[in-house]
RNA sequence: ACGAUUCUUUGGGGCGGGGUGCGAUUCCCCACCGGCAGUAUAGUCUGCGACAGGAAUGCCGAAGCAGGCUGUGCGCAUCGCAUGCGGCGCACGGUUUUCGGCAGACCUCUGAACGGGUGCGAUUCCCGUACCGACGGUAUAGUCCGGAUGAGAAAAGAAUGUU
Numbered sequence: 001a002c003g004a005u006u007c008u009u010u011g012g013g014g015c016g017g018g019g020u021g022c023g024a025u026u027c028c029c030c031a032c033c034g035g036c037a038g039u040a041u042a043g044u045c046u047g048c049g050a051c052a053g054g055a056a057u058g059c060c061g062a063a064g065c066a067g068g069c070u071g072u073g074c075g076c077a078u079c080g081c082a083u084g085c086g087g088c089g090c091a092c093g094g095u096u097u098u099c100g101g102c103a104g105a106c107c108u109c110u111g112a113a114c115g116g117g118u119g120c121g122a123u124u125c126c127c128g129u130a131c132c133g134a135c136g137g138u139a140u141a142g143u144c145c146g147g148a149u150g151a152g153a154a155a156a157g158a159a160u161g162u163u
Stems, first nucleotide, its partner, number of pairs: 001162002004160007016030004031143002033133002035048004043131002052108003057103007067096010113129005135146003
């Protein structure tokens, strides 16, 4: 220095004031907030993560002990001169079934920005005016409570390795 493996740590912010009302941090007026990577510095560009729905496949447990297929061994019967081969049965093993749980590549779903300025370059900076924000609960919630002391894009570090 490099990319690889393993491990450790980190990894989301925000309702303050007023109004109505029995009741609202949920409605109305004002306010406030902005995960990760890329790119001229981004909630609105591109991609990713998170919520929700599905899912190849894998693992675990239970049911079942029947049937199918198959491997090995043994036994019985039988024809053919006879070995082989073909039949039936038994034992053991594998696989196939049903139900439940967990994981899960991947798929679906997944909101919102324009104008002007500077500049080589910015839907990212500056100015102006806008807009958006899963699910469950509750007087209707981006900001409260809950799933969540969870999960996670990713970031940093350490060890090993290679040159």
FMN riboswitch aptamer (RFN element), 163 nucleotides, folded computationally. Of the family's consensus pairs, 100% are formed in the model.